Predicted 3D model of a 72-nucleotide RNA (transfer RNA) from a bacterium. Rfam family: tRNA. About the family: Transfer RNA (tRNA) molecules are approximately 80 nucleotides in length.
RNA sequence: GCCAACGUAGCUUAAUGGCAGAGCAACGGUUUUGUAAACCGUAGGUUGUGGGUUCGAUUCCCACCGUUGGCU
Repeated sequence: GCCAACGUAGCUUAAUGGCAGAGCAACGGUUUUGUAAACCGUAGGUUGUGGGUUCGAUUCCCACCGUUGGCU
């Protein structure tokens, strides 16, 4: 330099055009002499950035940024 994949909550991830969810973690509560475990609840997302298509975009298209891999 060329090609491909990926980018969503603190972490791991789901959602193939129609209200962004889950597990773990965090916080509060119940229980315990106390801790852990268990149970109940709460909070946490500009869906990498900027444009485009569409009535409507996490999803489709383009550019850029970043990560990983391959080729040279």